The part of an RNA shown here (small-subunit ribosomal RNA, 3' major domain) has 476 nucleotides and comes from a metagenome. The full RNA is in RNAcentral, with records from SILVA. Rfam family: Bacterial small subunit ribosomal RNA. Gene Ontology terms of the family: ribosome and structural constituent of ribosome. Its mean pLDDT, the model's own confidence on a scale to 100, is 83.
[in-house]
Context: one part of a larger RNA
RNA sequence: UGACGGGGACCCGCACAAGCGGUGGAGCAUGUUCUUUAAUACGACGCAACGCGUAGAACCUUACCCAGGCUUGACAUGCGACUGCACAUCCCGCGAAAGCGGGACUCCUUCGAGGGUGUCGCACAGGUGUUGCAUGGCUGUCGUCAGCUCGUGCCGUGAGGUGUUGGGUUAAGUCUCGCAACGAGCGCAACCCCUGUUGAUAGUUGCCACCAGUUCUGCUGGGCACUCUAUCGAGACCGCCGGUGACAAACCGGAGGAAGGUGGGGAUGACGUCAAGUCAGUACGGCCCUUAUGCCUGGGGCUAGAAACGUGCUACAAUGGCCGAUACAAAGGGCGCAAACCCGCGAGGGGGAGCUAAAUCUCAAAAAGUCGGCCCCAGUUCGGAUUGGAGUCUGCAAUUCGACUCCAUGAAGCCGGAAUCGCUAGUAAUGGCGGAUCAGCUACGCCGCCGUGAAUACGUUCCCGGGUCUUGUACA
Numbered sequence: 001u002g003a004c005g006g007g008g009a010c011c012c013g014c015a016c017a018a019g020c021g022g023u024g025g026a027g028c029a030u031g032u033u034c035u036u037u038a039a040u041a042c043g044a045c046g047c048a049a050c051g052c053g054u055a056g057a058a059c060c061u062u063a064c065c066c067a068g069g070c071u072u073g074a075c076a077u078g079c080g081a082c083u084g085c086a087c088a089u090c091c092c093g094c095g096a097a098a099g100c101g102g103g104a105c106u107c108c109u110u111c112g113a114g115g116g117u118g119u120c121g122c123a124c125a126g127g128u129g130u131u132g133c134a135u136g137g138c139u140g141u142c143g144u145c146a147g148c149u150c151g152u153g154c155c156g157u158g159a160g161g162u163g164u165u166g167g168g169u170u171a172a173g174u175c176u177c178g179c180a181a182c183g184a185g186c187g188c189a190a191c192c193c194c195u196g197u198u199g200a201u202a203g204u205u206g207c208c209a210c211c212a213g214u215u216c217u218g219c220u221g222g223g224c225a226c227u228c229u230a231u232c233g234a235g236a237c238c239g240c241c242g243g244u245g246a247c248a249a250a251c252c253g254g255a256g257g258a259a260g261g262u263g264g265g266g267a268u269g270a271c272g273u274c275a276a277g278u279c280a281g282u283a284c285g286g287c288c289c290u291u292a293u294g295c296c297u298g299g300g301g302c303u304a305g306a307a308a309c310g311u312g313c314u315a316c317a318a319u320g321g322c323c324g325a326u327a328c329a330a331a332g333g334g335c336g337c338a339a340a341c342c343c344g345c346g347a348g349g350g351g352g353a354g355c356u357a358a359a360u361c362u363c364a365a366a367a368a369g370u371c372g373g374c375c376c377c378a379g380u381u382c383g384g385a386u387u388g389g390a391g392u393c394u395g396c397a398a399u400u401c402g403a404c405u406c407c408a409u410g411a412a413g414c415c416g417g418a419a420u421c422g423c424u425a426g427u428a429a430u431g432g433c434g435g436a437u438c439a440g441c442u443a444c445g446c447c448g449c450c451g452u453g454a455a456u457a458c459g460u461u462c463c464c465g466g467g468u469c470u471u472g473u474a475c476a
Base pairs, nucleotide, nucleotide: 001476002475003473004472005471007470008469009468010467011466012465013464015460016459019423020422021421022420023419026314027313028312029311030310031309032308033307034305035304042053043052064300065299066298067297068296069295070294073124077123078122079121080120081119082118089104090103091102092101093100094099107115108114126289127288129287130286131285135283137278138277139276140274142272147186148185149184150183151182152181153162154161155160166177167176168175192266193265194264195263197234198233199232200231201230202229203228206224207223211221212220213219237260240254241253242252243251244250316416320375321374322373323372324371325370326369332363333362334361336355337354341350342349343348382413387408388407389406390405391404392403393402429452430451431450432449433448434447435446
């Protein structure tokens, strides 16, 4: 100087408390362990691995296993030799395919040679082989915590200190006052984006606001006032008033205001820590394999199943289930989305208007909600697992191993032990909608969007994590 303490003081955080909803019990989905297997590919392991890399494992992917094959190679550059047979295409044979064997067809040319291609040979290619304890880059974490340092000066023999400590204050090393310090940098804040109010500009979306027509639908003419869309502005600064305070910084209350005291959310992550993670995203040093640890193909596996754990979904019902009727979104996607109409109980099929890169057409119905009816507390009109049968769609192909539909079947489950998680407001809880990946989909995952919409916080003694000062130490 740090680190540590079941030392002290002060302070903060959904850390506790207060409250709401869960997990742990059930079934299923998914990841992991273990076991099994020819193989069940590899990585990730307290927080910070376990719906993680994977935003799509039937083939492909694919790295694993078995089998069949290829070697200058599936891919790149160069050299030498040979050939005029090119490559490609077609035919025949073996074959599961890859591949191998045979045959047919057959280059351009300014002719010097060159280009292209094939074969052979040589350099080399190739490796998801190894080392994240050789690395770059990127990422997680402490932590959006308020800290981490430097220059000069001063103090100390020195390590080092001071500044950065102290009084107050803040979300903040935020600001202020003081002070052997005076300044400065990286962080904080602000500048950026979305959202909340409003003005201007602009009207192939919106409006009977206003006029006319109307097969009543902004449908047509007309108009951009409003809604909206999207660009530029305004607006919030403790600015004003009162109080407290050191006359400071600031804090408390009030007015005005759409909004207050960083308005709400996002992006943004200091010096460093964990030899944290990643050689399998890519890059890269060393080592290793080169008729194989490279490459191609068929099939299988990654989907196994006694058992254990994590994360979720659906429930156990009446604030509910079922049936009928009827409202109100936002954000997205569309070389595909697909309307009307017809067929089918349905998944779906036929059909193609329209939009075609779209405020215009379409996916599309939002659902919870509201109104009416049935059920009457029951393992039930709860719950839907499982199983049998019949189908639809995608795709070369659904046996291992797809999703969906219909009929039948109807399991466990009556609110969950010890323990444990999330959340402070448009939040939790709850309801649906969209998208990426994608032929299809095991999505209940992930990333977004809107609807309905709470309860509670006395307080900081205690648990966890963190910050500042101080104290002890046989630790570094």